[in-house]
RNA sequence: GGGACGAACCGGGCCGCCGUCGCCGAGGCUUGCCUCGGCGGAGGAAAGUCCGGGCUCGAAAGGACGCGACGCCGGCUAACGGCCGGGCGUACGGCUGGCGACGGCCGUACGACAGAAAGCGCAACAGAAAGCGAACCGCCUGCGCCGAAAGGCGCGGGUAAGGGUGAAAAGGUGGGGUAAGAGCCCACCGCGUUCGCGGCGACGCGAACGGCACGGCAAGCCUCGUCGCGAGCAAGGCCGAACAGCGGAGGCGCGGUUCGCGCUCCGUCUCCACCGCGAGGUGGAGACGGUACUCCGCGGGUAGGCCGCGAAAGCGGAAGAGCGAUCUUCCGCAAAGAUGGAUGGCGGCCGCCGCGAAAGCGGUACAGAACCCGGCUUAUAGGUUCGUCCCUUUU
RNA sequence: GAGGUUAUAGCUCAGCUGGAUAGAGCGUCAGAUUGCGGAUCUGAAGGUCGGAGGUUCGAAUCCUCUUAGCCUCA
Numbered sequence: 001g002g003g004a005c006g007a008a009c010c011g012g013g014c015c016g017c018c019g020u021c022g023c024c025g026a027g028g029c030u031u032g033c034c035u036c037g038g039c040g041g042a043g044g045a046a047a048g049u050c051c052g053g054g055c056u057c058g059a060a061a062g063g064a065c066g067c068g069a070c071g072c073c074g075g076c077u078a079a080c081g082g083c084c085g086g087g088c089g090u091a092c093g094g095c096u097g098g099c100g101a102c103g104g105c106c107g108u109a110c111g112a113c114a115g116a117a118a119g120c121g122c123a124a125c126a127g128a129a130a131g132c133g134a135a136c137c138g139c140c141u142g143c144g145c146c147g148a149a150a151g152g153c154g155c156g157g158g159u160a161a162g163g164g165u166g167a168a169a170a171g172g173u174g175g176g177g178u179a180a181g182a183g184c185c186c187a188c189c190g191c192g193u194u195c196g197c198g199g200c201g202a203c204g205c206g207a208a209c210g211g212c213a214c215g216g217c218a219a220g221c222c223u224c225g226u227c228g229c230g231a232g233c234a235a236g237g238c239c240g241a242a243c244a245g246c247g248g249a250g251g252c253g254c255g256g257u258u259c260g261c262g263c264u265c266c267g268u269c270u271c272c273a274c275c276g277c278g279a280g281g282u283g284g285a286g287a288c289g290g291u292a293c294u295c296c297g298c299g300g301g302u303a304g305g306c307c308g309c310g311a312a313a314g315c316g317g318a319a320g321a322g323c324g325a326u327c328u329u330c331c332g333c334a335a336a337g338a339u340g341g342a343u344g345g346c347g348g349c350c351g352c353c354g355c356g357a358a359a360g361c362g363g364u365a366c367a368g369a370a371c372c373c374g375g376c377u378u379a380u381a382g383g384u385u386c387g388u389c390c391c392u393u394u395u
Numbered sequence: 396g397a398g399g400u401u402a403u404a405g406c407u408c409a410g411c412u413g414g415a416u417a418g419a420g421c422g423u424c425a426g427a428u429u430g431c432g433g434a435u436c437u438g439a440a441g442g443u444c445g446g447a448g449g450u451u452c453g454a455a456u457c458c459u460c461u462u463a464g465c466c467u468c469a
Stems, first nucleotide, its partner, number of pairs: 001391010012350007020041010043366001047377002050375005055232004067228005072086005087113001088111010114223002119221002121217002136163002138159009171189006190212001191210008236307004245298006251263005265290011314333008351364005396468007405421004414452001423439005445461005
């Protein structure tokens, strides 16, 4: 100097014109709109909706069964399947001890890492034997026969050291021992049980005992432990037209003794708008005529409007506690809120990247709030810093 | 905002309570048959089971994440 991997952070800037959502101010009027000005206006993931909570409504004596999620230990947190620290294991690399089995130390990465001596279940093919586990080859040996011998054949017994099969074969290494062998015996390694010590704990260290029983799969069923009521901002709350309903008052009509019942539109003409090539049709306004309706109140709550809805487990800084996640105190900030859904478009300059000798040309990622927050996962051009490893060059 | 389902050969589907080379029909190619074509018969090719990772001796199948499509409800 270059490359790879990992972690953390950033992820364009300025100006002009036009447009847009919210808030504030001024003006105008037809009082809920218009005009002008100012301020604010997407993200590290706003995404997937995979987890957890806040919030809201509903339900609810308590418990059990069932179902689902989670699962080494301790801590953090509102909570979590998240994060931090630790333990153990596996893999790789380096150093190192031992004849060997097998260890020790350091570093990096990963681990759905409770229980397989509660029970059920599964294991194809190969192999002699595969879960209440086994003599195929081989080794050793008794008897009989054959043979001069070496040896061969048959019947039987011992043997898990060796070969072979398999993902997995009855602890392993070294030695003794034996006809050959074998925890048969001994030492060590591994495993298990008990005790002691250290640690909050996972676990670690040491001693004694056991000759090894107790192989694997629980991301098959299952067991144990912990947690979990249901729905979701279209949650939920407030206001509330028109039409219909109910009540009342006045008026009109009919019947009638007080009183009762009913009360809606239709036709013609003119003008306007829209549709259709057109005949024509639809809608609105006005006038006239016919059988007269008008006003007030009530409840539910539709259309619609407002709230929920931006002060939140918030952001920034400093100090302190803690290995750390995180917590405490103080100071400062006020920072989008749409509802067919704003946050945009165009132009110029600069920055960065690529091509090019230069002029210049091209590119500038992934992607966009919808009640809010903590995580996880996924997408992401380019840049900065740090760590590890590799290559090259120089000293 | 909730819930479910699918992805396997060019096309349509089996296989999904793990077990070997993943099958079937249609289609494609080659041969036979025919004067030629179709139909028929015989044979062959064609797949890393949507992608990535894990569990297991072993994964299309089990688990986790992810991509795309479809359906239902409010």